[in-house]
Context: one part of a larger RNA
RNA sequence: GAACGAACGCUGGCGGCAGGCUUAACACAUGCAAGUUGAACGAACCCUUCGGGGUGAGUAGCGCACGGGUGCGUGACGCGUGGGAAUGUACACUUGGGUGCGGAACAACACAGAGAAAUUUGUGCUAAUACCGUAUGUGCCCUUUGGGGGAAAGAUUUAUCGCCGAUAGAUUGGCCCGCGUUGGAUUAGCUAGUUGGUAUGGUAAUGGCAUACCAAGUCAACGAUCUAUAGCUGGUCUGAGAGGAUGAUCAGCCACACUGGGACUGAGACACGGCCCAGAAUCCUACGGGAGGCAGCAGUGGGGAAUAUUGGACAAUGGAGGAAACUCUGAUCCAGCCAUGCCGCGUGAGUGAAGAAGGCCUUAGGGUUGUAAAGCUCUUUCCGCUGGUAAGAUAAUGACAUUAACCAGUAAAGAAGCCCCGGCUAACUUCGUGCCAGCAGCCGCGGUAAUACGAAGGGGGCUAGCGUUGUUC
Numbered sequence: 001g002a003a004c005g006a007a008c009g010c011u012g013g014c015g016g017c018a019g020g021c022u023u024a025a026c027a028c029a030u031g032c033a034a035g036u037u038g039a040a041c042g043a044a045c046c047c048u049u050c051g052g053g054g055u056g057a058g059u060a061g062c063g064c065a066c067g068g069g070u071g072c073g074u075g076a077c078g079c080g081u082g083g084g085a086a087u088g089u090a091c092a093c094u095u096g097g098g099u100g101c102g103g104a105a106c107a108a109c110a111c112a113g114a115g116a117a118a119u120u121u122g123u124g125c126u127a128a129u130a131c132c133g134u135a136u137g138u139g140c141c142c143u144u145u146g147g148g149g150g151a152a153a154g155a156u157u158u159a160u161c162g163c164c165g166a167u168a169g170a171u172u173g174g175c176c177c178g179c180g181u182u183g184g185a186u187u188a189g190c191u192a193g194u195u196g197g198u199a200u201g202g203u204a205a206u207g208g209c210a211u212a213c214c215a216a217g218u219c220a221a222c223g224a225u226c227u228a229u230a231g232c233u234g235g236u237c238u239g240a241g242a243g244g245a246u247g248a249u250c251a252g253c254c255a256c257a258c259u260g261g262g263a264c265u266g267a268g269a270c271a272c273g274g275c276c277c278a279g280a281a282u283c284c285u286a287c288g289g290g291a292g293g294c295a296g297c298a299g300u301g302g303g304g305a306a307u308a309u310u311g312g313a314c315a316a317u318g319g320a321g322g323a324a325a326c327u328c329u330g331a332u333c334c335a336g337c338c339a340u341g342c343c344g345c346g347u348g349a350g351u352g353a354a355g356a357a358g359g360c361c362u363u364a365g366g367g368u369u370g371u372a373a374a375g376c377u378c379u380u381u382c383c384g385c386u387g388g389u390a391a392g393a394u395a396a397u398g399a400c401a402u403u404a405a406c407c408a409g410u411a412a413a414g415a416a417g418c419c420c421c422g423g424c425u426a427a428c429u430u431c432g433u434g435c436c437a438g439c440a441g442c443c444g445c446g447g448u449a450a451u452a453c454g455a456a457g458g459g460g461g462c463u464a465g466c467g468u469u470g471u472u473c
Stems, first nucleotide, its partner, number of pairs: 001473004006469005013345006019338002021303001026301003030298003035062003040059002044055004069256003078181007087173002095166001097164003100134004109124006140149003154161003182228003189219001191217001194216008231253004235246004258279005282291003309335001311334003317331001318329004348378004358369004382414001384410005392400001417462005422443003428457005438445002
């Protein structure tokens, strides 16, 4: 000098754009953040112009694995980059086929119970795109090539939407490898599923992934192992560059969801607002037993130098469901708060004395503040008030919105501070103080004329900011 997710002190007019718990992955009151489909289904209730329409609990389907948060863990094929083969992929898309016949239940519901509650038991009844059997099966899978296995669901307003198998691409995952990826040797040896092979199992798939057997290997001074610290990257800051530091916001990947473990469902999870077990702490309890998990958006307590509203809307963009109308969406779009940063604008312009008053200094003549003020002549940016009026939106639909921009009227009217003045370093005098009080980034000032402390006048610098502190280059 530059920079900052900054903080603190003094001060503070406006707008645009951005940013806003860096600390306790501490604990959380309250509300909301994932639903949707009656064109899959039966019952119930309501309305009815008797055609039908509507509302939910339940069964069923799809979604809830996305979106949103955080950085605990992780020095790792985690990430970055470049390759690879033994692989999965719902919805969407391509092509070509199929969609025959039957059956038994279970919720809801009714009745009877248990319990404080959460919840739950028995009996009986019932529908389906829920479940099961069978037929067919081009293709598909297995195969000893003889053969074997294995599918479907209907709905309505009659035009569609579906359902099942196969197929191709796409999309998006899982896996493997080369290279790169912090400090410590006051960490030198580490390792028994360990290293390799065979067989079997498991997986969508390769593989000690797992098991059995066999062999005795594998890694390491080019730093294994251990330990400390840490999410990685595109980037960001600085620098002429090389490099150094860093990883907030935005984007990609990873990991996590009170702590630890586990699987279920599913195309996909070992699942933030799902389940089970254990634990810690909290809450309810009739003491028998139960409930929840803000590192979602707001918000509270706590910690801290320090970081915002318990706001509006689905209008736009996107997402889920639905044939659609539409419903849901704290994603998102907006608004609120904060000089936190960057950028822009204003706080008036012209004229005005050999120069008012006042202040300060003085050699008492004067000098300086100073064209500064007053006065006169203008202007109205911004702000405030009133009125008309865009785009974002398409045939319709605007949260923002008292919108932006523009026009008219009003009055200089509402708007300047902070730091410094010994040298480095731009800017000097007087008074007070007297090694005191104090200053200070370094050198150093102060013990009776202090340009260095405090005040005043004057001056210098930056400016809605200025200075200090912290950190990086």

Small-subunit ribosomal RNA, 5' domain from an uncultured prokaryote, 473 nucleotides, folded computationally.
The full RNA is in RNAcentral, with records from ENA.
Rfam family: Bacterial small subunit ribosomal RNA.
The prediction has a mean pLDDT of 85.